RNA sequence: GGGCCCGGGGUCUGACGGUACGACGUCUCCAUGGCAUGGAGAAGAUAAGGGGUUCAAUUCCCCUCGGGUCCA
Numbered sequence: 001g002g003g004c005c006c007g008g009g010g011u012c013u014g015a016c017g018g019u020a021c022g023a024c025g026u027c028u029c030c031a032u033g034g035c036a037u038g039g040a041g042a043a044g045a046u047a048a049g050g051g052g053u054u055c056a057a058u059u060c061c062c063c064u065c066g067g068g069u070c071c072a
Base pairs, nucleotide, nucleotide: 001071002070003069004068005067006066007065010024011023012022018055026042027041028040029039030038048064049063050062051061052060
């Protein structure tokens, strides 16, 4: 320098052109003498950044940034 893949709440992750799923974690309440376990509930992601297409983009296209991998 070139090819390919990846980028989502604190972490991992599903799905997909129609206002983002679940798990763990966090917080509150119940239960216990207390902890753990268990039950109920809540908060938390403008989807790496920008532009384009579209009535509508996390999703499709382009560029950039970061990471991984292969080739030279």